Predicted 3D model of a 112-nucleotide RNA (SAM riboswitch aptamer (S box leader)). Model confidence (mean pLDDT): 79 of 100. Rfam family: SAM riboswitch aptamer (S box leader). Rfam's curators write: The SAM riboswitch is found upstream of a number of genes which code for proteins involved in methionine or cysteine biosynthesis in Gram-positive bacteria. Of the family's consensus pairs, 93% are formed in the model.
[in-house]
């Protein structure tokens, strides 16, 4: 890099270092010397993990498997401006604003 699958409108610092860029890409629109990226610390969350409980299936009656709920202390990631900031393709509607889906992207888990 590729495939499958789930999620993406909630949440998270007035800290230290750092010094000019950043919000994937396009077009917008924004953030930023009242300090960008990056690093550290802090925090959020609950994808993996997870004591325990309920239900279902199987069973050699010992347990195994699945679904749901579940403390966030520890571990693996992730995240910590704006809906994934909006948008790019298609459909609905058309009073000009909206709604639905796809694509693309991000993250986790699994696979090859």
């Nucleotide at each position: 890099a590729c495939c499958u699958u789930a999620u993406c409108a909630a949440g998270a610092g007035c800290g230290g270092c750092g010094g000019a860029g950043g919000a994937a890409c396009u077009g917008g629109u924004c953030c930023u010397g009242u300090g960008a990226a990056g690093c550290c610390c802090g925090g959020c969350a609950a994808c993996c993990u997870g004591a325990u409980g309920a239900c279902a299936g199987c069973u050699u009656c010992u347990g195994c498997u699945g679904u749901c709920a579940g403390a966030a202390a520890a571990g693996g990631u992730g995240c910590u401006a704006a809906a994934u900031c909006c948008u790019g393709c298609g459909g609905a509607a058309u009073u000009u604003a909206u709604c639905c889906g796809a694509g693309a992207g991000a993250u986790g888990a699994g696979g090859a």
Description: It was read from a public genome assembly, where an Rfam model found it.